The RNA shown here (transfer RNA) has 73 nucleotides and comes from Candidatus Iainarchaeum sp. Its mean pLDDT, the model's own confidence on a scale to 100, is 81.
[in-house]
RNA sequence: GGCCCUGUAGCCCAGUGGAUAGGGCGACUGCCUUCUAAGCAGUAGGUCAGGGGUUCGAUUCCCUUCAGGGCCG
Numbered sequence: 001g002g003c004c005c006u007g008u009a010g011c012c013c014a015g016u017g018g019a020u021a022g023g024g025c026g027a028c029u030g031c032c033u034u035c036u037a038a039g040c041a042g043u044a045g046g047u048c049a050g051g052g053g054u055u056c057g058a059u060u061c062c063c064u065u066c067a068g069g070g071c072c073g
Stems, first nucleotide, its partner, number of pairs: 001072007010025004018056001027043005049065005
């Protein structure tokens, strides 16, 4: 330098054109417990990497930039 894959909550992931973007772990609060842990109930946390385009509508499709990974030279 060329090609391919990935980027969604603090972490790991699902969702792949349509309703308020969900799950697990973690955090916090309450219950329980002598205390802690475990268990149960609840709460908060998201520019869906950035920008542009297509569309009535984009996390999803297209272009580009950035970051990470892989293959080739």